[in-house]
Context: one part of a larger RNA
RNA sequence: GAACGCUACCUUUAGGCCUAAUACAUGCAAGUCGAACGAGAUUAUCCAGCUUGCUGGAUAUGAAAGUGGCGCACGGGUGCGUAACUCUUGAGCAACCUACCUCUGUCAGGGGGAUAGCCCGGCGAAAGUCGGAUUAACACCGCAUGACAUUAUUGAUGUGGCAUCACAUUAUAAUCAAAUAUUUAUAGGACAGAGAUGGGCUCGCGUGACAUUAGCUAGUUGGAGAGGUAACGGCUCACCAAGGCAACGAUGUCUAGGGGCUCUGAGAGGAGAAUCCCCCACACUGGUACUGAGACACGGACCAGACUCCUACGGGAGGCAGCAGUAAGGAAUAUUGGUCAAUGGAGGGAACUCUGAACCAGCCAUGCCGCGUGCAGGAUGACUGCCCUAUGGGUUGUAAACUGCUUUUAUCGGGGAAUAAACCUACGUUUGUAAACGUAGCUGAAUGUACCCGAAGAAUAAGGAUCGGCUAACUCCGUGCCAGCAGCCGCGGUAAUACGGAGGAUCCAAGCGUUAUCC
Repeated sequence: GAACGCUACCUUUAGGCCUAAUACAUGCAAGUCGAACGAGAUUAUCCAGCUUGCUGGAUAUGAAAGUGGCGCACGGGUGCGUAACUCUUGAGCAACCUACCUCUGUCAGGGGGAUAGCCCGGCGAAAGUCGGAUUAACACCGCAUGACAUUAUUGAUGUGGCAUCACAUUAUAAUCAAAUAUUUAUAGGACAGAGAUGGGCUCGCGUGACAUUAGCUAGUUGGAGAGGUAACGGCUCACCAAGGCAACGAUGUCUAGGGGCUCUGAGAGGAGAAUCCCCCACACUGGUACUGAGACACGGACCAGACUCCUACGGGAGGCAGCAGUAAGGAAUAUUGGUCAAUGGAGGGAACUCUGAACCAGCCAUGCCGCGUGCAGGAUGACUGCCCUAUGGGUUGUAAACUGCUUUUAUCGGGGAAUAAACCUACGUUUGUAAACGUAGCUGAAUGUACCCGAAGAAUAAGGAUCGGCUAACUCCGUGCCAGCAGCCGCGGUAAUACGGAGGAUCCAAGCGUUAUCC
């Protein structure tokens, strides 16, 4: 965050599975780069040979797949777990890491062997897999160079501090780099130092209930050593000691994601934790690591389990707590929509591609705000209805009829935006084929929407609850402790303002009541 009942003319804006972290059919939600690499189907044109529809060659085109790079750790979802350095706030790291980005300095010499793809062959129902031959790279591996870096010599000198020590300069030794592409000036590569950003770890204070939970603990608490980590640490391990926590509530059980915030209140407090933002945790259940700057990884891998599906019975496939949608549960919660136009993200030199992020549209009175359903005149007061003390009065009621006016809104007919300026292209200026600036051009899902103008016509538009007191609003009829009402007090047994109907009235109003719940 509501639901239910009756009712309903519209706009804007916000919100929309609180229950089963139940199970999921189908589609989409993470790709991109040919300016890293080999190979190249198809199509078109031309040429040659001719068996006249085939073969071969050239040029252009460049699909699907593959190697490689970057991304996939963001964005999006959910709240199961967690009473914890999880979160909040304030500190510390002389105990740490950080791809892409920015700045600075220095480099890039010379080689090698493979492998996917393609081709050939085998196995399998499939998923897939095996063997052979052959091939490329910014893929992989040696060698050289080594300022800086790391380690050692606990080297030397100096400065400082917070204990271990830190920093600067310097000496010696050992170890560790690189990759090319093209339009030749750019992009990219290696090492190192600084910055920025993002994280990791530690600590102080704060952060539920129950004492009808009082004792808990053996890697437990500490030591010195080793391993491990980016890093400190029983984080792990062998050894030694016997400690550590607890009435200032340990341990146990139950409940719960935390905060900014939201509601209420004069405040102090109390309650909540939907939407939006920050942090945490999780991704069928449990565990494990690999890759990587970063994961122990929602749409990656492996193992075990439950479940579902396919099967040729040998074996395989899957994970909506992404967006829609289905079933189930439930009082209850939406479309298997459009677009990348804008904002943002990934890749790319760019064009661009991808993007259920996002922006829009659809549904729902779920909330808030706004608008209307006409306005003015019109009777010592029509008719009907209802009531009474009943030849007459009262009320409905200026209400209606009738007369005049207006046209919001709805309908119809015209016009018609902003959100778009960049990137890019062309030209120009500065000028170096770069870069900056200027001018023009290109691009709109929503949308022919918003909005504006015009036409005709009161025309298209009111209900719900209540009327004994609390509590605003009263009479008649029916019923007769029956039927029923009710939040509390209570009402009803023959004159019921309390039940049911009618007339009238009161309160709200596109809503009105009821239920649930908080202050």

Predicted 3D model of a 519-nucleotide part of an RNA (small-subunit ribosomal RNA, 5' domain) from an uncultured bacterium.
RNAcentral holds the full RNA, with entries from ENA, Greengenes and SILVA.
Its mean pLDDT, the model's own confidence on a scale to 100, is 83.